[in-house]
A computed fold for a 73-nucleotide RNA from a Candidatus Woesearchaeota archaeon, annotated as transfer RNA. Its Rfam family is "tRNA". Rfam describes the family as follows. Transfer RNA (tRNA) molecules are approximately 80 nucleotides in length. The coordinates come from a structure-prediction model, not an experiment, and the mean pLDDT is 81. The sequence is in RNAcentral, with records from ENA. The source organism's lineage runs through Archaea, Nanobdellati and Candidatus Woesearchaeota.
RNA sequence: GGGCCUGUGGUCUAACGGCUAUGACGUCGCCUUCGCAAGGCGGAGAUUCCGGGUUCAAUUCCCGGCAGGUCCA
Numbered sequence: 001g002g003g004c005c006u007g008u009g010g011u012c013u014a015a016c017g018g019c020u021a022u023g024a025c026g027u028c029g030c031c032u033u034c035g036c037a038a039g040g041c042g043g044a045g046a047u048u049c050c051g052g053g054u055u056c057a058a059u060u061c062c063c064g065g066c067a068g069g070u071c072c073a
Stems, first nucleotide, its partner, number of pairs: 001072007010025003018056001027043005049065005
């Protein structure tokens, strides 16, 4: 330098072009305990990597860029 794949809460992850973007772990509060852990209930937390385009509507499709992985040179 070229090809391919990937990018979504702190981490991992789901989402046919269409309802308020899903769940787990973590985190915070409460219940339970003499106390801790485990368990139960509830909350906060995302400009879906960036910029454009298509569309009534984009996490999803198209173009460019950035970052990471992988293969080739």